Predicted 3D model of a 1579-nucleotide RNA (small-subunit ribosomal RNA) from a Caldisericia bacterium. It matches the Rfam family "Bacterial small subunit ribosomal RNA". The prediction has a mean pLDDT of 84.

RNA sequence: ACUUUGGAGAGUUUGAUCCUGGCUCAGGGUGAACGCUGGCGGCGUGCCUAAUGCAUGCAAGUCGAGCGGCAACAGGCCCUUACCUCUGGUAAGGAUGCUGGCGAGCGGCGAACGGGUGAGUAAUACGUGGGUAACCUACCCUGAAGAAGGGGAUACCCCACCGAAAGGUGGAUCAAUACCCUAUAAUCUCCUGGAAGGCAACUUCCAGGAGGAAAGGUGGCAGUUUUCUGCUACCGCUUCAGGAUGGGCUCACGGCCCAUCAGCUAGUUGGUGAGGUAAUGGCUCACCAAGGCUAAGACGGGUAGCUGGCCUGAGAGGGUGGUCAGCCACAUUGGGACUGAGACACGGCCCAAACUCCUACGGGAGGCAGCAGCAGGGAAUCUUGGGCAAUGGGCGAAAGCCUGACCCAGCGACGCCGCGUGGGUGAUGAAGGCCUUCGGGUCGUAAAGCCCUUUUCUAGGGGAUGAAGGAUUAUAUCCUGAAUAAGGAUAUAAUCUUGACAGUACCCUAGGAAUAAGCUCCAGCCAACUACGUGCCAGCAGCUGCGGUAAUACGUAGGGAGCGAGCGUUACCCGGAAUCACUGGGUGUAAAGGGUGUGCAGGCGGUUUAGCAAGUCGAAUGUCAAAGCCCACAGCUCAACUGUGGAAAGGCAUUCGAUACUGCUAAACUAGAGGACGGAAGAGGGAAGUGGAAUUCCCGGUGUAGCGGUGAAAUGCGUAGAUAUCGGGAGGAACACCAGUGGCGAAGGCGGCUUCCUGGUCCGUUCCUGACGCUCAUACACGAAAGCCAGGGGAGCGAACCGGAUUAGAUACCCGGGUAGUCCUGGCCCUAAACGAUGGGUGCUUGGUGUUGGGUGGACAAACCCACUCAGUGCCGUAGUUAACACGUUAAGCACCCCACCUGGGUAGUACGGUCGCAAGGCUGAAACUCAAAGGAAUUGACGGGAGCCCGCACAAGCAGCGGCGCAUGUGGUUUAAUUCGAUGCUACACGAAGAACCUUACCUGGGCUUGACAUGCUGGCUUAAGCCCGCUCGAAAGAGUAGGGUGGAUAUGUCUUUAUGACAUAUCAGCCAGCACAGGUGCUGCAUGGUUGUCGUCAGCUCGUGUCGUGAGAUGUAAGGUUAAGUCCUUGAACGAGCGCAACCCCUGCCCUUAGUUGCUAACGGGUAAUGCCGAGGACACUAAGGGGACUGCCGUCGACAAGACGGAGGAAGGUGGGGAUGACGUCAAAUCCUCAUGGCCUUUAUGCCCAGGGCCACACACAUGCGACAAUGGUAGGGACAAUGGGACGCGAAGGGGUAACCCGGAGCAAAUCCCCAAAACCUACCCCAGUACCGAUUGAGGGCUGCAACUCGCCCUCAUGAAGCUGGAGUUGCUAGUAACGGCGGGUCAGCCAUACCGCCGUGAAUACGUUCCCGGGCUUUGUACACACCGCCCGUCACACCACCCGAGUUGGUUGCACUCGAAGUCGCUUACCCUAACCCGCAAGGGAAGGGGGCGCCGAAGGUGUGGCCAAUGAGGAGGGUGAAGUCGUAACAAGGUAGGUGUACGAGAACGUGCGCCUGGAUCACCUCCUUU
Repeated sequence: ACUUUGGAGAGUUUGAUCCUGGCUCAGGGUGAACGCUGGCGGCGUGCCUAAUGCAUGCAAGUCGAGCGGCAACAGGCCCUUACCUCUGGUAAGGAUGCUGGCGAGCGGCGAACGGGUGAGUAAUACGUGGGUAACCUACCCUGAAGAAGGGGAUACCCCACCGAAAGGUGGAUCAAUACCCUAUAAUCUCCUGGAAGGCAACUUCCAGGAGGAAAGGUGGCAGUUUUCUGCUACCGCUUCAGGAUGGGCUCACGGCCCAUCAGCUAGUUGGUGAGGUAAUGGCUCACCAAGGCUAAGACGGGUAGCUGGCCUGAGAGGGUGGUCAGCCACAUUGGGACUGAGACACGGCCCAAACUCCUACGGGAGGCAGCAGCAGGGAAUCUUGGGCAAUGGGCGAAAGCCUGACCCAGCGACGCCGCGUGGGUGAUGAAGGCCUUCGGGUCGUAAAGCCCUUUUCUAGGGGAUGAAGGAUUAUAUCCUGAAUAAGGAUAUAAUCUUGACAGUACCCUAGGAAUAAGCUCCAGCCAACUACGUGCCAGCAGCUGCGGUAAUACGUAGGGAGCGAGCGUUACCCGGAAUCACUGGGUGUAAAGGGUGUGCAGGCGGUUUAGCAAGUCGAAUGUCAAAGCCCACAGCUCAACUGUGGAAAGGCAUUCGAUACUGCUAAACUAGAGGACGGAAGAGGGAAGUGGAAUUCCCGGUGUAGCGGUGAAAUGCGUAGAUAUCGGGAGGAACACCAGUGGCGAAGGCGGCUUCCUGGUCCGUUCCUGACGCUCAUACACGAAAGCCAGGGGAGCGAACCGGAUUAGAUACCCGGGUAGUCCUGGCCCUAAACGAUGGGUGCUUGGUGUUGGGUGGACAAACCCACUCAGUGCCGUAGUUAACACGUUAAGCACCCCACCUGGGUAGUACGGUCGCAAGGCUGAAACUCAAAGGAAUUGACGGGAGCCCGCACAAGCAGCGGCGCAUGUGGUUUAAUUCGAUGCUACACGAAGAACCUUACCUGGGCUUGACAUGCUGGCUUAAGCCCGCUCGAAAGAGUAGGGUGGAUAUGUCUUUAUGACAUAUCAGCCAGCACAGGUGCUGCAUGGUUGUCGUCAGCUCGUGUCGUGAGAUGUAAGGUUAAGUCCUUGAACGAGCGCAACCCCUGCCCUUAGUUGCUAACGGGUAAUGCCGAGGACACUAAGGGGACUGCCGUCGACAAGACGGAGGAAGGUGGGGAUGACGUCAAAUCCUCAUGGCCUUUAUGCCCAGGGCCACACACAUGCGACAAUGGUAGGGACAAUGGGACGCGAAGGGGUAACCCGGAGCAAAUCCCCAAAACCUACCCCAGUACCGAUUGAGGGCUGCAACUCGCCCUCAUGAAGCUGGAGUUGCUAGUAACGGCGGGUCAGCCAUACCGCCGUGAAUACGUUCCCGGGCUUUGUACACACCGCCCGUCACACCACCCGAGUUGGUUGCACUCGAAGUCGCUUACCCUAACCCGCAAGGGAAGGGGGCGCCGAAGGUGUGGCCAAUGAGGAGGGUGAAGUCGUAACAAGGUAGGUGUACGAGAACGUGCGCCUGGAUCACCUCCUUU
């Protein structure tokens, strides 16, 4: 100095993470609509739908200064009559175009503007920029010239006639700035000739010839004189030229969708000539030629007015085209011309069609997409208003008239902007509402109250800007003019006059807080929270999602948040969305690389030089209307709004300039590419020939009963001789070893050997060509397997098929057979997980190590080796990349070029259409509908009929059982008035319950009570009362009642008094009654909870801090190697530490010691007895109970890594945790318990509470669980005599002694306990029994007793006698236990009056067997692997079938719309033809008649709308029936997939099958596991 003013994200896939990817939200906007609400003003804005139909009124007229005129109005003049205030006036009647003016008419101009709408139109449109030498332009402006002389009609009016009407016909008369003729005229038009310029088209100039004009009006003056004439001014007229304005035509570029529209076109493309037009042109016609358009999208279909702009966006873009402005198109639909400067004409004409109206039925009329308005449609869009005052338009000389253009007003919160609904003060923080932990909090200074203000409002008063002009008069100057007429222009002055809005804006005065707040939301996104109600109901919801009894998500309330005369909702657009990516994306696995090559078009392209200047860059000019956006200033009080000025990027065009780059032209080069030459390797391709091994078959020999096959079998083969074995032969197919992440090929693919033909590649050296290159849509060629056609061939294998098995079934897996096929030849098919899931080319970017084929060098005799290099082919890995996994010079790195492809999942690679194929089918390839996900990689778990390591009475080895019988107990089921409730795989079932006859007790039946059996408080009452006790009545009791009797409190104060042990009153406490709060509940919810408990599991695990790694979830630590009972310890290590667990510390027990000895003990001493620690005594022993010691792999050896540790040994009471117990990590199971207790919420309150009696919990066809007793001789019975420990004992244990067969009774010593009491059995000894349902077993039953207890009927235990069932060792299956253990034996205790205890908790006695080992079952730990699981395998999930709903497809067809083609019919109308029929004023000839010219009608012809017929295309609706698809808490069948998913899965193809699917052939790894091979890394 220049430039810039500008960019936010969130929710939702998962257990969690990163990524991909869709859906959704926050913003802004609108011609809006809907819901609730609504005070005022300003400025805007208002049928988006039916271009549907319209009643009524208005929207285009004007000019008398063009004309004839005079119907109406006003005035004048004249006449008549009447009256009077009588040269006149008034009134009435009449006449008069005389004046102002003017209906209808002729004529001129306008009506082509203005106003409306957006149907059509994808280009005859629009936008931007050009061209027109190919054109026109009324009115307007400038310039030049002119305006002479004549003529004939006609409308209106009048008369006659037709018609219902609309309207029409005939006759007569008359005017013009209407019409016609003649004259004149140029730089006008045409023709001819010439000259100049130009490539040409053509232009300019000159000369000659021909042709065609006109209209007057008004004012003034003058004149003869009013029938006129002249002059002049103005207006008008004619011709030409120019301008301006407005148009016509044309060119280039630009802006929608569909290719499932790929070919279109006969006036089509061009030429010549003619016609036509204002003008070019196939615009039209005749002839000639055969062209023209198209992948840069023709043709067709769909949709649509285009633009300035508007909305959004950081921008680039995207969307849109309402109001305003420009252009276009249209005017009921379709066609057509006329008039005109201009139309093929919104408020003109003709015709056809539909519709509406009138009608006398003959015929007529109409066109709101002008302004209002009506009906209809619709979610939806206004007054049948005022005014021409302003602006603008038409006409006019002007005044003026007309103007639904316009200016205003009205209606609508439709939008934008502004204002208000009050301000200050005010704490008893009022009342009231809501919440509450009951203390309070909040609404809340909010209200009230007090003090103010008056925008707005009401009343009264004043009161605009918008008005500029116009008319008349006067003056001055200038112009025309002969003019002192007149006219025009300018200026000044005076007078008169123009406002719809509107008495509005605005101002003043008075009054008084007076008249004025709602809507939405409050789970997250997203600002804002509580209570109640509801209970997957009612409902909400934009997405995620809320609601199943404690909902901040539903409804209501309180409170809060946001916006505010509005607030929400709906619809639509942009944004966010980098989610179509130009700016600015991707394609190994998420969607996405074509199966491969060749190659045209296209795109891109090496080095050097020169030229050009197309691209590119710069400058200037023009343009891109106005409005709008932006900036500045200004006007309405501000703002919205408006005015004035300025600026602007960029587009297009023209001119000039620059030349680096791209391009083009020319010349050259050799590094790309190619060729020549010399070598090399190879399963490259095609054809022919040939070889051996093996299978099968045939023949023969030997040989005999089986073979074969499987998890096991069977079907099958075999005594007619198989299998086995030997020899010979036939035939087809495939080529072991070599063989290798070796080789070749574009891919598919290619493998014995030989020969022939043939393609490509690599290396080396010099030489040659000289960019010849890369890529490649369409196209062409190749293209595994399966499959198809024809002909061969057929050994093995083998879809389909047939048997056999397996199985619940088995259309499968397994087995035995077996057809197509597999093979060959020829022709099709054209698809694969055709994969490196990775397109091709070129260049660049650290390395290491193998291997294949060449080359060079070193060394060497050679092989081998080493180094370098080119081309391939592997692995590891740096930087970098990646979401990660991974890739990594063979890129998925860094760049460039070209092609292909993707844009959420499903529907679906389906339907329809097209195309290819013989078919199967291939290629191309949607939508409706539906979901909020689908998906990739990685992480942590869990799981696996995955793997590895390890542990456990887990298995194995053993012992004893259970399961069979009987009984006990518990449970289920059933029953019942009730059989109370809970516990239900392991982890419920001798569990809660360590004691159900009543009680317990919660259940049932019946009888009762209601402030209650129990707690606290309040109010009132009672004190000679109530209550209580006794008695009495009813009753089963509880309870209810009561006419009798008794009792009827304490303290303090006061008063009275008979002064006492008195009475009364009050208060307090106690008691009672009545009432109110409340009590009570084993009622519900263990899925609202606390606490407690079980289980995994006494398994070895579970975590944290810091650090490090990873985008992250997470990982590491806690891997690895050893070791251990152990995450126990050791070594190493990106980890270092720590915590909860393990272990240890604690208790019991085993050995020793010390201390202490009573109630225990008794060795020594003493005493005593029938005997005994009985006594004295003692502490030695035992024991008791306190404290110590002891054991630590401490010692030795071996192994181990020199460790941890293991093994063995010594010593020791004990040895490697000595044995046992207590101790239970983080967590899991919504595990158990609301019936232990506690507790939120809910429910109940004369009952779900409380009391009582009786019953039930004990039922009994049955099933299960846990036990006890047995089945016997290791036993039973009888007898005998021994040995414990733990414990318990006063409402107790209970000795001795006695009675009873016994249970038990009498008795009562001793003992509140190392003192007394309760206390063993098995074992052992002796005898009997002798294998039997017994001298086993003891159930059941009968009788008689005992005990406890109010009470043993339901329903106790025990004893005696009698009875003497089943049972002779237990199917499938299953439990416990590894040493003082199992097993066997008894004892004690708790609960407890008693006991259904065979249970439970403990105690001691006797006292084994076995463990090779970890393959298997179960459970667990660690590591690893796969996963589509995460509610975590009791997971997930597929398909048929059945039902309901939805959309779509096919479908005999049917209906409608649109469109093509062919033919037919042919209105109006233009054009052409028509001397032939009819008519005719102007001009010509003619005296005239008449004729001619010309015109009109009629006729003919071309074209031609609507209509008709036929036949196609497309679209839509509908259709019996059919197909698949989608969706739907709890349907059926199976279990295909996910783990090795139990047959690995997938894929193309073929066949088969209820279904998922199965099988064959080939291919893929996106397969687990084990082994082998190869390669790599480290040492």